[in-house]
RNA sequence: CGCGGGGUGGAGGAGUGGUUCCUCAACAGGCUCAUAACCUGUGAUACGUGGGUUCGAAUCCCAUCUCCGCAA
Numbered sequence: 001c002g003c004g005g006g007g008u009g010g011a012g013g014a015g016u017g018g019u020u021c022c023u024c025a026a027c028a029g030g031c032u033c034a035u036a037a038c039c040u041g042u043g044a045u046a047c048g049u050g051g052g053u054u055c056g057a058a059u060c061c062c063a064u065c066u067c068c069g070c071a072a
Stems, first nucleotide, its partner, number of pairs: 002070006010024004018055001026042005048064005
């Protein structure tokens, strides 16, 4: 230098144009003598960045940053 894949709340993952979803964690309450487990509830500016297309973009297009892999 070339090719491919990834970047989504604190962590891990899902999501192929129309309400942002799951698990764990956190916080509050319940239960308990107490802790864990269990049950209920709550919150956060989550879509790497900048543009474009569209009535509407995490999703499509372009550029760019970054990580991983392949080839050389």

A computed fold for a 72-nucleotide RNA from a Bacilli bacterium, annotated as transfer RNA. Its Rfam family is "tRNA". Its family is annotated with triplet codon-amino acid adaptor activity in the Gene Ontology.